[in-house]
Large-subunit ribosomal RNA, domain II from Candidatus Hodgkinia cicadicola, 690 nucleotides, folded computationally. RNAcentral holds the full RNA, with entries from ENA.
Context: one part of a larger RNA
RNA sequence: GUCAACGACUUAACGGCGGAAGCAUAGCUUAAGUUCAAACGAACGUAGGCGAAGCGAAAGCGAGUCCCAACUGGGCUAAAUAAACAAGUUCCCGCCGUUAAACCCGAAACCGAGUGAUCUAACCAUGGGCAGGCCGAAGGACGGUUAACCCCGUCCGGAGGGCCGAACCCGUACCUGUUGCAAAAGGUUGGGAUGACCUGCGGUUAGGAGUGAAAGGCCAAUCAAACUCGGAGAUAGCUGGUUCUCUGCGAAAUCUAUUUAGGUAGAGCGCUGAAUUAAUAACUUCCGGGGUAGAGCACUGGAUGGGCGUUCGGGAGGUCAAACUCCACUAACCCCAACCAAACUCCGAAUACGGUAGUUUUAUAUUCGGCAGUCACACUGCGAGCGCUAACGUCCGCAGUGGAGAGGGAAACAACCCAGAUUCCGCGAUAAGGUCCUCAAGUCUAAGCUAAACACGAAAGGAUGUCCCCCCUCUUUGACAAUUGGGAUGUAGGCUCAGAAGCGGCCAUCAUUUAAAGAGUGCGUAACAGCUCACCAAUCUAGAGGUUGGGCGCCGAAGAUGUAACGGGGCUAAGCUUAGCACCGAAGCCGGAAGUGCGCCCAACCGUGUCGCACGGUAGCAGAGCGUUCCGCAACCGCAGAAGGCGAAUUGUAAAAUUCGUUGGAGGUUGCGGAAGUGAUAAUGUUGAC
Repeated sequence: GUCAACGACUUAACGGCGGAAGCAUAGCUUAAGUUCAAACGAACGUAGGCGAAGCGAAAGCGAGUCCCAACUGGGCUAAAUAAACAAGUUCCCGCCGUUAAACCCGAAACCGAGUGAUCUAACCAUGGGCAGGCCGAAGGACGGUUAACCCCGUCCGGAGGGCCGAACCCGUACCUGUUGCAAAAGGUUGGGAUGACCUGCGGUUAGGAGUGAAAGGCCAAUCAAACUCGGAGAUAGCUGGUUCUCUGCGAAAUCUAUUUAGGUAGAGCGCUGAAUUAAUAACUUCCGGGGUAGAGCACUGGAUGGGCGUUCGGGAGGUCAAACUCCACUAACCCCAACCAAACUCCGAAUACGGUAGUUUUAUAUUCGGCAGUCACACUGCGAGCGCUAACGUCCGCAGUGGAGAGGGAAACAACCCAGAUUCCGCGAUAAGGUCCUCAAGUCUAAGCUAAACACGAAAGGAUGUCCCCCCUCUUUGACAAUUGGGAUGUAGGCUCAGAAGCGGCCAUCAUUUAAAGAGUGCGUAACAGCUCACCAAUCUAGAGGUUGGGCGCCGAAGAUGUAACGGGGCUAAGCUUAGCACCGAAGCCGGAAGUGCGCCCAACCGUGUCGCACGGUAGCAGAGCGUUCCGCAACCGCAGAAGGCGAAUUGUAAAAUUCGUUGGAGGUUGCGGAAGUGAUAAUGUUGAC
């Protein structure tokens, strides 16, 4: 891992509600127990309980009572108005709650009583062990030396937590090993090796205790509190799991509170039952209040330019201080013009909200019960805050979708667009989106635009791309472009300067001759010169130049495996704009058939009837069933072959059922009821087999 078996909402008491039954026109009912009975059960048992009356804390009073000195008051209650309503209780069944282990499995822990020092820590008692080599302390002897001591030499000596190094003890570094040789080893290397040494045997200390040259180490492969059994099914607001089918409805991820924030309670939203019976909703009519969007500047503030310079202020003069005088300055106020505001408003919508009457529909609504789940939400659009008008960001509000929603489109793509799947059928008609091929349907019609493969990613900004509208200027008295010619004189204007002659710089920028020609547009020279332009004439001949706006394009445009920014092929339309027709296209719509739920209709007919509506679905609620084991009553099958196994066919919406064949070899079943150890693809589930 597979297969098989096992594996999770139980049981009891009490309580609430619903269903069903008994009794009930104030009742209903027994408990312990006793008796009878083969058993199921029956009878007796009226102590007690609930109900029939309430009010008060209570004494108590009582259709009333309490508050009060007392109500004409108030609370609760009865009765009546008033047709209806105005009755309970006991057992059983179902759902739920509480208490119990309480759906199942799961801690780390806590406590009690014991068992451990054959591992290891320390200690006690008694034994054992340490090749070989080296160094050579004290002390001594002899000799020398000294007044003596000291001192020197030689020899003896053999100290030492001494040195080197086996056994022995340890475990420094690296390698191997890592389902190992081994739950700590092997190899090489290394430390101690007469000592605080190593070691045998026996013994002592025990769990909040021991022991510890102290690392929270060790205390039997277990240690920040050992192990075993018990309390014990500890507790787990946490994780995981929770087993057959079909049908109806169908949420929430919000508010308030919380030692609360991943829990829970009340409310909200769901299911279900009853009552009320249109009370609700949508649309329309009319009536309301408002201070948002917008707008405005009348207030509060902000903020720009101009005017007035008169009165305030500021500056200068003057004065003890003023008065006063002056000011190419500033400027409150005032006037004109143009602005800004969530915490401004002289104004002011649309929506929304409240009321009102009407219309339509199989819509709903409210109240009272029972049972929930939900209280991590997500994205998109719109209105705001925070943030960078950043984020698949965050936090509110309104709406939608997902959640719990399949189908078609967007290449693929919870949340976008279209559209809400009961089942089957159809060359049926459509939505979004499409119609050259992939790929169902137009290589459709008419007109225009685009040349960028734009379409098929992007800004500020840039540009004789191209199309269109309006306007301005010049133009047969000849424009624009081109060609030919002219482009002069005072004068080299003045100044400056080494020089400055149109053309380094500064100032001025006149006049003359002219068809025209700047005290000079740009090159150029050291300065001149030279070339050129403006301007003029001629030649030529019909349009030329420009501003603004609009459409579609261009540049701006750099990335990492490989085209890779149309899904691809590919396309000059199969691109864009406008108009039109046709077609394709979904589980939506329509048509046919069927099932189920709810409702309506039919005097009698009541049916496999007619008609209408509905049937996506997680949590969850409600309903109806299938199957397993056992039991009761009734009835059956079976060696002429039961159960079980294997295979097939048939039936049912499903759980499933029936029949046949074969295997098997002794029990099994049906109908109606009852009771549960009642259904497994999942719990790192348990056990077994492979």
The coordinates come from a structure-prediction model, not an experiment, and the mean pLDDT is 84. Lineage of the source: Bacteria > Pseudomonadota > Alphaproteobacteria > Hyphomicrobiales > Candidatus Hodgkinia.